A computed fold for a 98-nucleotide RNA from a mine drainage metagenome, annotated as TPP riboswitch aptamer (THI element). The model forms 96% of the base pairs in the Rfam consensus. Rfam family: TPP riboswitch aptamer (THI element). Rfam describes the family as follows. Vitamin B(1) in its active form thiamin pyrophosphate (TPP) is an essential coenzyme that is synthesised by coupling of pyrimidine and thiazole moieties in bacteria.
[in-house]
RNA sequence: GAAUAGAAACAGGGGUGCUCCACCGAACGUGGGGCUGAGAAAAACCCUUCGCACCCGAACCGGAUAAUGCCGGCGUGGGAAGUUUCCGAAGCGAAGCU
Numbered sequence: 001g002a003a004u005a006g007a008a009a010c011a012g013g014g015g016u017g018c019u020c021c022a023c024c025g026a027a028c029g030u031g032g033g034g035c036u037g038a039g040a041a042a043a044a045c046c047c048u049u050c051g052c053a054c055c056c057g058a059a060c061c062g063g064a065u066a067a068u069g070c071c072g073g074c075g076u077g078g079g080a081a082g083u084u085u086c087c088g089a090a091g092c093g094a095a096g097c098u
Base pairs, nucleotide, nucleotide: 004090006086007085008084009083010082011048012047013046014045016042017035018034019033020032021031022030023029054079055078056077060073061072062071063070
């Protein structure tokens, strides 16, 4: 002491589906269970420059499932929210071997 990696502070972004039962005249809603997931309303979880936050395409295509935005494809697609400080090679890429 620059790129990369890591940490912190403050600031910001984001999703909440499918299904069964009970309550209810029904719907909405409330409560409880099952599925996937970090998270299916917790002040929790994830993400902040990007090839895993998330959104759009999308009432998309293929497969599976009790069902689903469950899995895969689309997809290095198009969008999407950051500054400062600390740290100081911890990093990234290529090739070879196991």